[in-house]
């Protein structure tokens, strides 16, 4: 210098005017027996996010008598850890991909069972001979030896056809029932042998563990694909702030069914069933009014710091610190200075100065968290590979 790879933050400032929404005190006026409401002004404080987004997932909360069992349904799927929990986070273990820092995995099983693997190929799971290669045998074609001169006898070639032997070579495939070498054999073939690699079985050693390493023996060696059914293991009520709670105010103080004293029938919020238990007409069916105001409604598994434990996720203990809470929906307008960033033009040896124009991303709470996953114009900061130069 240059090409990566990890993770952290900002993502406009300042100042003025007027506007807006809560809180806190004062004071005044108004309502009221009081409590406490409501209104006007003055002061002090506060007022969107890292994703407020997607509703994917997990809880807090809150109804539902009890959340127990079975089935069905859903999640999850190496260990071992963190958390209020998870499908998240961290750490290691396997594999992949990279020279590496690193990144990535729906990561338990194919020997319980069905299924599927197109075309191509002989043949796709205990399958097979397309070409080849070897051995007899048939007869043909043309040679070459020899003799006892015969359609003799031998010997090898070619090309065909038929029997048997092979799966070592080539041939299609994503993928062919281990790989290299030597033997052997009529040709071959784990047929043997010798490494290696895989299984299986045994010892030992280290790790909480997943699993890792070293020995010994052996039959030679029995696809893929569960992100296909499905098997095994382990977790899971339900519904959801439009949830529920108070207050006022209407309406039709409607109608209609079943039902009975407990060995019953209804309700019970995952479809179903058992069971415990609570309640005792609670209940079912039509029909009709109301949609209003109050609250829930923001002090939190909370935010900063600092200490000590942990390799890390986090945990503790100590300090501080209050940081929106609207209700059709609040934080906008407007000037002005600076500030980033890109472009032109002038200076300057260079850093870099100056001037002009033009830009500034994704995007807004709604009952609150704690994750995941999308979008992000521009910028900064830290560790770490790796290539090339110089000292």
């Nucleotide at each position: 210098g240059g090409a990566g790879a990890g993770g952290a933050c900002c993502g406009g400032g300042c100042g003025a005017u007027c506007g807006c929404c809560g809180g806190c005190c004062c004071a005044g006026c108004c309502u009221g027996c009081a409590a406490a409401g409501g209104u006007u002004g003055a002061g002090c404080g506060g007022g969107a996010g890292g994703a407020a987004a997607g509703u994917c997932c997990g809880g807090g909360c809150g109804u539902c008598a009890c959340a127990g069992g079975a089935c069905a349904g859903g999640g999850c799927g190496g260990u071992g850890g963190g958390u209020a929990a998870c499908g998240c986070c961290c750490a290691c273990c396997g594999g992949u991909c990279g020279c590496a820092a690193g990144a990535c995995c729906a990561g338990g099983g194919a020997c319980a069972g069905u299924g599927c693997c197109a075309c191509a190929g002989a043949a796709a799971a205990c399958a097979g001979a397309c070409c080849g290669c070897c051995g007899c045998g048939c007869g043909g074609c043309a040679g070459c030896g020899u003799c006892u001169a015969g359609u003799g006898c031998g010997c090898g070639g070619c090309a065909g056809c038929g029997c048997g032997g092979u799966a070592a070579g080539g041939g299609u495939g994503a993928a062919a029932c281990g790989g290299u070498g030597c033997g052997g054999u009529a040709a071959g073939a784990g047929c043997g042998c010798a490494c290696c690699a895989g299984c299986a079985g045994g010892c030992g050693a280290g790790g909480c563990g997943a699993c890792u390493c070293g020995c010994c023996u052996g039959g030679c060696u029995c696809g893929g694909u569960a992100a296909a059914c499905c098997c095994c293991g382990c977790c899971c009520g339900a519904c959801g702030c439009a949830a529920g709670g108070c207050c006022a105010a209407a309406c039709a103080g409607g109608g209609g069914g079943c039902a009975g004293a407990a060995u019953c029938g209804g309700u019970c919020c995952g479809a179903u069933u058992c069971g415990c238990u609570a309640c005792g007409a609670c209940u079912c069916c039509c029909g009709g009014g109301u949609a209003g105001g109050c609250u829930g409604c923001u002090u939190g598994a909370g935010g900063c710091g600092g200490c000590a434990g942990g390799c890390a996720a986090c945990u503790g203990c100590c300090g501080u610190c209050c940081u929106a809470g609207a209700g059709g929906a609040a934080u906008g307008a407007u000037c002005g200075c600076c500030g980033c960033g890109c472009g032109g033009c002038c200076c300057g040896c260079a850093g870099g100065g100056g001037u002009c124009g033009c830009g500034g991303a994704c995007a807004a709470a709604a009952c609150c968290c704690g994750g995941c996953u999308u979008a992000c114009a521009g910028g900064u900061c830290c560790u770490c590979u790796c290539c090339g130069c110089c000292g």
Bacterial RNase P class A from a Pirellulales bacterium, 391 nucleotides, folded computationally.
A source record names the gene rnpB.
Model confidence (mean pLDDT): 76 of 100.
Lineage of the source: Bacteria > Pseudomonadati > Planctomycetota > Planctomycetia > Pirellulales.
The model forms 95% of the base pairs in the Rfam consensus.
The sequence is in RNAcentral, with records from ENA.